[in-house]
Parts: sequence; structure tokens; C1' cells
RNA sequence: GCCGGUGUGGCGGAAUGGCAGACGCGCACGACUCAAAAUCGUGUGGGAAACCGUGGGGGUUCGAGUCCCUUCACCGGUA
Repeated sequence: GCCGGUGUGGCGGAAUGGCAGACGCGCACGACUCAAAAUCGUGUGGGAAACCGUGGGGGUUCGAGUCCCUUCACCGGUA
């Protein structure tokens, strides 16, 4: 250089072009306990708010994490 793949909350990760973040972990508070561990319950993206949020930019579409183009990072293959 060329070919292929991956990128989504603090972390892993789900989501058929139609409520983004299910589920798990972690964390916070509470219950239980003499106290703790374990277990159980509730909450948990960012922001004071308006709003913003699937690596960045653009396009298609009534509607995009998902399809198309481009670009960046990482991984694999190849000369």
C1' cells in the first nucleotide's frame, strides 16, 4: 500500500430502519446482622437548565446504532 473486521453509559454488552442503552458487572442508598460477608429492595448516561448523547463529518429516508460515501483509532490478513 491492498483486503477484511471492530468502535454504543464507569466496564462487558443487547437492540428487525420505528421508545437508544435491555441484561449483567460496578457504584450509591436502604433492609437484614452485635458487626460484616452473602442475599434482597430502590436508584444509577452528561448538563443548573435549555438541550446533548451509538468514534468524527456528510448523504439516503417520514424515520438511521442499523443502509451509502468519506475520515480517524484499534485488531487481523497479505505483497
Molecule: transfer RNA
Organism: Paenibacillus antarcticus